[in-house]
């Protein structure tokens, strides 16, 4: 002691996946037997089913020798379909190194 590694932290980018239905609530709209009752919209808790996969899990080849092992591959446990997170990839800062 290099922006070469890995390690934290911050910061941006970061895909995929729905629907029905009870109930309940605000606004707006429309209609009525009129201040209440339908209907439409939008939001929420639950229920059914449905699908998604890139938090974390979990499986599996070569390849080494007999046990080890990988992923953006596969499983959906968990998590997600609204936001939150999100593998990953950039930048900037500290840490520890290595090359030299």
């Nucleotide at each position: 002691g290099a922006c070469c590694a890995c390690g934290c932290g911050g910061u941006g980018g970061g895909a995929g996946a729905a629907g029905c239905g009870u109930c309940c609530g605000c606004c707006c709209c429309g209609g009525g037997c009129a201040c209440c009752c339908c209907g439409g919209c939008c939001g929420g808790c639950c229920g059914c089913u449905g699908c998604c996969g890139a938090a974390g899990g979990c499986g599996c080849a070569a390849c080494g020798c007999c046990c080890g092992u990988a992923a953006u591959c596969g499983c959906u446990c968990a998590g997600g379909c609204c936001c939150c997170a999100g593998a990953c990839c950039g930048c900037c800062g500290c840490g520890u190194g290595u090359a030299c």
Molecule: Glycine riboswitch aptamer
Organism: Lysobacter enzymogenes